[in-house]
RNA sequence: AACUUCCUUCGGGGCAGGGUGGAAUUCCCGAUCGGCGGUGAUGGACGGAUUGUCUUAAGCCCGCGAGCCGCAAGGCAGGAUCUAGUGAGAAUCUAGAGCCGACAGUAUAGUCUGGAUGGGAGAAGGAUGAC
Numbered sequence: 001a002a003c004u005u006c007c008u009u010c011g012g013g014g015c016a017g018g019g020u021g022g023a024a025u026u027c028c029c030g031a032u033c034g035g036c037g038g039u040g041a042u043g044g045a046c047g048g049a050u051u052g053u054c055u056u057a058a059g060c061c062c063g064c065g066a067g068c069c070g071c072a073a074g075g076c077a078g079g080a081u082c083u084a085g086u087g088a089g090a091a092u093c094u095a096g097a098g099c100c101g102a103c104a105g106u107a108u109a110g111u112c113u114g115g116a117u118g119g120g121a122g123a124a125g126g127a128u129g130a131c
Stems, first nucleotide, its partner, number of pairs: 003129001005127006017029003031111002033101002035064004043055004059099002067076003081097005103114003
């Protein structure tokens, strides 16, 4: 340094204000939120500077988790992006305009209540053994 096995801890945010109505945080106007890993033309810090080191960077690009079935292995279900700019190159930059969001309940819910003091992608740390 990278592994084996085990343990511990951590591990999700959000309708202000208004309209209609008998009733809506569910409809309408408007507001508001973005889990985890990867990728990466991002930004920042250190450094005289290059190499470099540290840190940071995608809801809609790839994959995963959350739901349901199953003893398990596993299976099923499950969303969304364009335009312009710069450039050798844009799925990630800049600008603009859009779009999406499980299940159950209830006046139709990403945001309320509930399953959930649950589960969880994974993250950090510790122990252990072998090399």